[in-house]
RNA sequence: CUGGCCGAGCGCGAUGGUCGCGGCCACCUCACGGUGGUCGUGGAAAGUCCGAGCUCCAUAGGGUAGACUGCCAGGUAACGCCUGGGCGCCGCGAGGCGACGGAUAGGGCAACAGAGAACAGACCGCUAGCCCCGGCCGCGAGGUCGGGAGAGCAAGGGUGAAACGGUGGGGUAAGAGCCCACCGCGCCGCUGGCAACAGCGGUGGCACGGCAACCCCCAGUCGGAGCAAGGCCAAAUAGGCGGCGAGGUGCGACCCGCACCGACCAAUUCCGAGGGACCCUUUCGAGGGAACCGAGGAACAGCCGCGGGUAGGCUGCUCGAGGUGGCCGGCGACGGCCAUCCCAGACAGAUGACCAUCCCGCCCGGCGCAGGCCGGGGGGAACAGAACUCGGCUUACGGCUCGACCAGCGGC
Numbered sequence: 001c002u003g004g005c006c007g008a009g010c011g012c013g014a015u016g017g018u019c020g021c022g023g024c025c026a027c028c029u030c031a032c033g034g035u036g037g038u039c040g041u042g043g044a045a046a047g048u049c050c051g052a053g054c055u056c057c058a059u060a061g062g063g064u065a066g067a068c069u070g071c072c073a074g075g076u077a078a079c080g081c082c083u084g085g086g087c088g089c090c091g092c093g094a095g096g097c098g099a100c101g102g103a104u105a106g107g108g109c110a111a112c113a114g115a116g117a118a119c120a121g122a123c124c125g126c127u128a129g130c131c132c133c134g135g136c137c138g139c140g141a142g143g144u145c146g147g148g149a150g151a152g153c154a155a156g157g158g159u160g161a162a163a164c165g166g167u168g169g170g171g172u173a174a175g176a177g178c179c180c181a182c183c184g185c186g187c188c189g190c191u192g193g194c195a196a197c198a199g200c201g202g203u204g205g206c207a208c209g210g211c212a213a214c215c216c217c218c219a220g221u222c223g224g225a226g227c228a229a230g231g232c233c234a235a236a237u238a239g240g241c242g243g244c245g246a247g248g249u250g251c252g253a254c255c256c257g258c259a260c261c262g263a264c265c266a267a268u269u270c271c272g273a274g275g276g277a278c279c280c281u282u283u284c285g286a287g288g289g290a291a292c293c294g295a296g297g298a299a300c301a302g303c304c305g306c307g308g309g310u311a312g313g314c315u316g317c318u319c320g321a322g323g324u325g326g327c328c329g330g331c332g333a334c335g336g337c338c339a340u341c342c343c344a345g346a347c348a349g350a351u352g353a354c355c356a357u358c359c360c361g362c363c364c365g366g367c368g369c370a371g372g373c374c375g376g377g378g379g380g381a382a383c384a385g386a387a388c389u390c391g392g393c394u395u396a397c398g399g400c401u402c403g404a405c406c407a408g409c410g411g412c
Stems, first nucleotide, its partner, number of pairs: 001408004006403005013358007021040008042383001046394002049392005054226004066222005071085005086100001087098004101217002106215002108211002123157002125153003131148007165183006184206001185204008230315004240306005247261006268299004274293002278289004322341008359380002362377006
């Protein structure tokens, strides 16, 4: 220098001004409101996927079902998070990725291809001898080559994601853990390590293949709902309960007493469409009067107290596993101590706009050997936006700054 791999920080540049919005404080005002001061959106506020605080409800004990987690150690309030380590895979490397307990507890599965997919299998192939057939050679005995039947084999080829250990040697007719060495695997022991695990030695005999992100087994964890949680105050109207009580009914002979009902189409009074026994008159068509029945309407229909709930208001609400800085312990996650700071709390939901100066990239032109200088233009963007609060994870994001490390090439 080029390419790469990790990590940290920033987040519509900085300062000032003007106007606007929300919270709080002070002052003025009877109040409405005004003035001044002060604070005011993120690294993800998001998804709501984990873990908690807080609140209410539930809750004898045990088992089962269900869900989740799953190498080891540590950190933490806790976690499925983080740190360190182990093992496996990938990368030359810095590094990256991993649901990473159990496959002799049991069940199940393995498409296509292939002869054969689990106590397997012979398509091509390899193999000596006997028998049969054919070609060639030989006078002949016979030899050799090819084919067939039966038999042995699994080395090589071929299929597949995977083929019943791998490499080499011996051995054999050809072969084969058939035998041997090393590797792998199982078991035992020793050493190191808290552990996961690693190393070494012995031994066994190739016997034990894969999938548990299929059921399952093992170990561990697990009540539910969520700030619209929850708490307090509490109007009108309607309804509930209690008391008084206008009034009514019954009984006793009124007054009065006792009992019951009691704000209700109860009782009482008035009006009342229509119906109408009966009475009177009649020109026999009808007219007049009328007890009574009667849908419906009007009048009188009260006062006090208690409790629940609604609207509305207050609270929960932001001082917290808090931020910043320093020192100490730890490889680290993190922890301890000290100092210092107060940093949005709305409820239809505020956090915006403009101007000036400076700063930083980009483009164009000019000057200069060059670092650069001058002038002009245009820009300072992305994802997104609090609503009870924290710790994580995941997802989205234009761009800028810094640091550690790796590989290749070049120079001194």